[in-house]
RNA sequence: CUGGCGGCGCACAUAAGACAUGCAAGUCGAACGGACUUAAUCGAAAUAUUUAUAUUUUGAAGCGGUUAGUGGCGGACUGGUGAGUAACGCGUAAGGAACCUGCCUAUUAGAGGGGAAUAACAGUGAGAAAUCAUUGCUAAUACCGCAUAUGCCAUAGAUAUCACAUGAUAACAGUGGGAAAGGAGCAAUCCGCUAAUAGAUGGCCUUGCGUCUGAUUAGGUAGUUGGUGAGGUAACGGCCCACCAAGCCGACGAUCAGUAGCCGACCUGAGAGGGUGAUCGGCCACAUUGGGACUGAGACACGGCCCAAACUCCUACGGGAGGCAGCAGUGGGGAAUAUUGCACAAUGGGCGAAAGCCUGAUGCAGCAACGCCGCGUGAGUGAAGAAGUAUCUCGGUAUGUAAAGCUCUAUCAGCAGGGAAGAAAAUGACGGUACCUGACUAAGAAGCCCCGGCUAACUACGUGCCAGCAGCCGCGGUAAUACGUAGGGGGCAAGCGUUAUCCGGAUUUACUGGGUGUAAAGGGAGCGCAGACGGCACUGCAAGUCUGAAGUGAAAGCCCGGGGCUCAACCCCGGGACUGCUUUGGAAACUGUAGAGCUAGAGUGCUGGAGAGGCAAGCGGAAUUCCUAGUGUAGCGGUGAAAUGCGUAGAUAUUAGGAAGAACACCAGUGGCGAAGGCGGCUUGCUGGACAGUAACUGACGUUCAGGCUCGAAAGCGUGGGGAGCAAACAGGAUUAGAUACCCUGGUAGUCCACGCUGUAAACGAUGAAUACUAGGUGUUGGUGGGCAAAGCCCAUCGGUGCCGCCGCAAACGCAAUAAGUAUUCCACCUGGGGAGUACGUUCGCAAGAAUGAAACUCAAAGGAAUUGACGGGGACCCGCACAAGCGGUGGAGCAUGUGGUUUAAUUCGAAGCAACGCGAAGAACCUUACCAAGUCUUGACAUCGUGAUGACCGGAACUUAACCGUUCCUUCCCUUCGGGGCAUCAUAGACAGGUGGUGCAUGGUUGUCGUCAGCUCGUGUCGUGAGAUGUUGGGUUAAGUCCCGCAACGAGCGCAACCCUUAUCCUCAGUAGCCAGCAGUAAGAUGGGAACUCUGAGGAGACUGCCAGGGAUAACCUGGAGGAAGGUGGGGAUGACGUCAAAUCAUCAUGCCCCUUAUGAUUUGGGCUACACACGUGCUACAAUGGCGUAAACAAAGGGAAGCGAUAGGGUGACCUGGAGCAAAUCCCAAAAAUAACGUCCCAGUUCGGACUGUAGUCUGCAACCCGACUACACGAAGCUGGAAUCGCUAGUAAUCGCAGAUCAGAAUGCUGCGGUGAAUACGUUCCCGGGUCUUGUACACACCGCCCGUCACACCAUGGGAGUCAGCAACGCCCGAAGUCAGUGACUCAACCGCAAGGAGAGAGCUGCCGAAGGCGGGGCAGGUAACUGGGGUG
Repeated sequence: CUGGCGGCGCACAUAAGACAUGCAAGUCGAACGGACUUAAUCGAAAUAUUUAUAUUUUGAAGCGGUUAGUGGCGGACUGGUGAGUAACGCGUAAGGAACCUGCCUAUUAGAGGGGAAUAACAGUGAGAAAUCAUUGCUAAUACCGCAUAUGCCAUAGAUAUCACAUGAUAACAGUGGGAAAGGAGCAAUCCGCUAAUAGAUGGCCUUGCGUCUGAUUAGGUAGUUGGUGAGGUAACGGCCCACCAAGCCGACGAUCAGUAGCCGACCUGAGAGGGUGAUCGGCCACAUUGGGACUGAGACACGGCCCAAACUCCUACGGGAGGCAGCAGUGGGGAAUAUUGCACAAUGGGCGAAAGCCUGAUGCAGCAACGCCGCGUGAGUGAAGAAGUAUCUCGGUAUGUAAAGCUCUAUCAGCAGGGAAGAAAAUGACGGUACCUGACUAAGAAGCCCCGGCUAACUACGUGCCAGCAGCCGCGGUAAUACGUAGGGGGCAAGCGUUAUCCGGAUUUACUGGGUGUAAAGGGAGCGCAGACGGCACUGCAAGUCUGAAGUGAAAGCCCGGGGCUCAACCCCGGGACUGCUUUGGAAACUGUAGAGCUAGAGUGCUGGAGAGGCAAGCGGAAUUCCUAGUGUAGCGGUGAAAUGCGUAGAUAUUAGGAAGAACACCAGUGGCGAAGGCGGCUUGCUGGACAGUAACUGACGUUCAGGCUCGAAAGCGUGGGGAGCAAACAGGAUUAGAUACCCUGGUAGUCCACGCUGUAAACGAUGAAUACUAGGUGUUGGUGGGCAAAGCCCAUCGGUGCCGCCGCAAACGCAAUAAGUAUUCCACCUGGGGAGUACGUUCGCAAGAAUGAAACUCAAAGGAAUUGACGGGGACCCGCACAAGCGGUGGAGCAUGUGGUUUAAUUCGAAGCAACGCGAAGAACCUUACCAAGUCUUGACAUCGUGAUGACCGGAACUUAACCGUUCCUUCCCUUCGGGGCAUCAUAGACAGGUGGUGCAUGGUUGUCGUCAGCUCGUGUCGUGAGAUGUUGGGUUAAGUCCCGCAACGAGCGCAACCCUUAUCCUCAGUAGCCAGCAGUAAGAUGGGAACUCUGAGGAGACUGCCAGGGAUAACCUGGAGGAAGGUGGGGAUGACGUCAAAUCAUCAUGCCCCUUAUGAUUUGGGCUACACACGUGCUACAAUGGCGUAAACAAAGGGAAGCGAUAGGGUGACCUGGAGCAAAUCCCAAAAAUAACGUCCCAGUUCGGACUGUAGUCUGCAACCCGACUACACGAAGCUGGAAUCGCUAGUAAUCGCAGAUCAGAAUGCUGCGGUGAAUACGUUCCCGGGUCUUGUACACACCGCCCGUCACACCAUGGGAGUCAGCAACGCCCGAAGUCAGUGACUCAACCGCAAGGAGAGAGCUGCCGAAGGCGGGGCAGGUAACUGGGGUG
């Protein structure tokens, strides 16, 4: 959220918080005396009647009925709850020779005879009430004496048997003591009573074992532990008391704190385990809280009593009453849990002789889908695959045989009829219920969750990191199978989903069944008590172990078999299991234990050598510093470079002498010794250990080790010495943005010694100790044995110390007889990261601090090993105009052009490091044009389709307008089979057009870039758990992953190279518009002619390391040479691998989605894209003499030309104009090449440099040059004298310099694309800068260093430590007070039973006192919690 039926179950987990009302324990008149009643009995009277009898009235006692009270039994059961309790409370197994037991069963014996009261009742009195006091009467199965009595009780004794220590006993004898009740019935008899024994049942006590967490709780305990003696109890016992002793418990966890009723069982799990303790059953505890006893067989008593406390109620204020954790029910608390029901019919309980009464136990019903189980909501047929809905590629597809329709059926529910069992003779709440039958209608009966993966199930729309989802991963930022809705689908089903909890998965606490080199984890090391484990063989015992038997392990539950409800759930019967505990008979291998042995473990002795092992004392030389003296002069010292510092008062240097302290060069070695830390000159003394050899001795004496003890680098601390050098702190000088650093000059603690303390380190082999076993090889060190030809070598063996390596192990790296292998024993330690080795507490320390050692909170990771990349101010190798070597520029000036910024109505848009910025744009005055202002149109400027009209449209003209628009006029189709058709225009309707609107991060296509860098991959094989590797690495070589060699690789593909174009040489062919050597000829290759040359354009040749020499590995290849036009890819171009940059472009084009539709579309005029304080990029021109100007001369290539190029000629100073020969081009034109060379001039100046800006006058294009074109002439003549930091291009026909042409184009290049002319310099080389390639290395990076990431500070939030204090609590302790009450004492007061003639006695009681004693009060400590100004760190953002 939803909900049809039935059966069987089950329901306050919270406030053991408070409770209105009703009910839940009574019964017996056959125990007793009364009271009430009068239907039945008897008497009397009256009436009726023949007697008898009937009716009415009245009386009595007894009977019957009812019953308050006395008395008996029961109220200790049943029912409820789980607060307390960590305990003999519970479970299990034993014990009681230390005990009790009403009612019940069996047996034995008995009941004689008396007495005195008292309630009820009646009277009086007090009180509001509850109730009480007093006088009088009375009964009993109520109470009290006496008698009798056992096998009963008490007491002292002796024997026998038995037993388990004390002991037990129908085995003996003595003394003393103790009982009783009646009732019913005509009776038989029955029910009761007393004593005793036995049983049964129920209880009580004791014990073994088991039973949660915390050691940041380690000591606890004075009635405590034991004894003796009294007391007490049913009984044992410090249970209680007096005295005596000083014990008892505890690391196998006492005490303390926290939590909790325990169990059978229930849930889960393969099991072992883990969790739980609802219903049902056993035990315990409790009854508002605390204490106490009485009665009784049984209680310290849920529905009894007394006291205290809190609360509630009544009250006349004096005083009283109460206890739902019984069943219902109420309010409260809470997420949450039911009816103030029926009945005693059944099962049971109490009382009773019984009938019977009582019974919220119980049996039933009611409520709740709370659980389990069963059933139904229909079945068959039915394709026009209906309609609707959803989707769509518009064809279809899905819902879907689903529906409708037709034919059936009736389980449930509803209606009607019949109608149980439960009951043994009667008696049925349930209940006219279960069940059966009949008629009737498909009618009354389906929802919930999910659909990204895990996980079964997909599409559309909406939304746009919003709203939202989410168990984990994660989804959502405009195409969401993940959000919301719809359609469809999947799952379960009267339920479904969520939440909470438990187990599982989790071998993630590992007993079964884990680990510790690097992931968390070996204690810093040794010695060693307790403990754990322990060599070989023998004998005994039997604790562990194994086996047989017996007892027990309640029932229910579980499993198996069977049975009953229609099945099932549920219930019944039988069996099994209950893995445990106890008793007992046996076995003796192993463990244990006792005894006696052994020598292989271990130790001792003897012999021997090695060693920085330790402690103490003494000695030595080199060096450093200082002091003294000599020589000597200006520096020394120090650094990347300097400075501080020292030095003319004589340093440094050097010589000699002296002093002091510390450390011990070479030897020196993955060499030695030691437990580790650690130990290094020499000598001496003292001393520890290991090793080898021997085999004399002991005889398991061993291994490990919690706690404990000892040692323990450096630094540090204390006291006293010492102090040369070095050197924290500190000072100065440098470096630097700063430099509390690195460097330098000084320098104090300290370093050294003695005696104490500290007790930690990356105390590391990041590897605990011990023992045994398991291929080898090779060093080294200390011994010993053997061999040989002996400064040596070899073989064998024991002890150490290294390297390599097999099996095996390992996540991999790696380890591998010195294990991280195979096994055993013992110890220590680990259990996600952070918080944190922190806080608090405790112990240690003089302090610093050490040891032990959490939690809240927070994250989804943290971590290990290896892989591929990327990166590195890592390494090696190599390349590039990358640097260097050069030449010329930019950056400064003016202008051109692009961009930013600013401005604007608009300055349209895009491009943004290299790889945007003379870029899109190969050319903005209008157009272009996308922008702005204003005007106009709405099926539209453009495409297709319908209908109607016209015969046109086009074109021309006029008016109007800023212009388009608009108005008017003129002109006016084609084909035909004559039916019509085509075409065009106009009008009109709707589909649609249109968009340079958005998204290049939805795309196609295209492009840039790394980069013309040499790389990028695949198949098969092999290696690796795998990611991956190998190939592709290595040695050479190259421009090249080019080639050669080697190789667990062998091959292949895309790239490289080559093939293509062009250029350089030659040949062949072809000669016009090209060429002209020879012949003719001219002004001229103009012409004849020629085909040789140049050239043109077709086809060929040529270059391949082919040849030689040397190098190299006899290879690839390199160096040099010859020949050749050209030589080692000859020069240039085209050609761009896999991929990178979410690179650029939606404005070339195409295109998904979104958006606009009288506008974001279309059109017109004008404006703008050309603005201008400024900044940047790219260029042009210059700054001049290698130049400017003038004059007259020379030499190209490649292109273009018809709306074109335009010659000769003429005009103009010129731009240009007039005019028009020739040319659709090897023919004509553009067209003049320029630099250059020659001559002349200028003479270093802001100039005869430079030309900006400006004025005037013009030319050309064009509808139109105002904004806003280019050019010309004259005049004007700015900045600028070679450019800071920085930065760019270029290696040869290159740079530099000089012109020419073309595209675009009406006009408008300093830009762009091409062309040729003149024509250099330099490259030692690869250290450095930049970029790239290969190999290797490190990595905590992978968005890949423009990465990642640390700490403070600022802000917000969260939890937490300290904190002057403060607040409430818990459990003890000490003292005070002391209720009720038991016990004890006292008892002068009171008293019926017995004794006594009486007085009085016995006995009892009230009262009083004492011990103990709950609540309460006071006190100082302990424990845990809340809160707090301020403060500390932590976490998240």